c-di-GMP-I riboswitch aptamer from Desulfosarcina cetonica JCM 12296, 92 nucleotides, folded computationally. NCBI's taxonomy places the organism under Bacteria, Pseudomonadati, Desulfobacterales, Desulfosarcinaceae, Desulfosarcina cetonica. Model confidence (mean pLDDT): 85 of 100. Rfam family: c-di-GMP-I riboswitch aptamer. Rfam describes the family as follows. GEMM was predicted in a large-scale screen for bacterial structured RNA regulatory elements. The sequence was found by an Rfam model in a public genome assembly.
RNA sequence: UGCCCGACAAGGCAAGCCAUCCGAAAGGAUGGGGCGCAAAGCUUCUGGCCUACCCCUUUUUUUCGAGAAGGCAUGGCUGCAUAGCUGCCGAA
Numbered sequence: 001u002g003c004c005c006g007a008c009a010a011g012g013c014a015a016g017c018c019a020u021c022c023g024a025a026a027g028g029a030u031g032g033g034g035c036g037c038a039a040a041g042c043u044u045c046u047g048g049c050c051u052a053c054c055c056c057u058u059u060u061u062u063u064c065g066a067g068a069a070g071g072c073a074u075g076g077c078u079g080c081a082u083a084g085c086u087g088c089c090g091a092a
Stems, first nucleotide, its partner, number of pairs: 006089001012037002017032006035079001041085003046081002048077003055071007
């Protein structure tokens, strides 16, 4: 010095929830908040999970419409993992 690991020290991030805004929704942003996190830093690379406005199919209805069911990701989740990149301290 590097890797593994997680003591010390200085810090960092911020779950649920609340308010406002965006979105059809999943969800996201900002502020408060403080469950937790050694990468709970960054990137959807590959999986997994979530949603279904539109569209398609079926069905109900006197019919248009409208309702219901199913399908569908190019939408979303990294605080779901993998992978890649970067990073503070330096005890055992």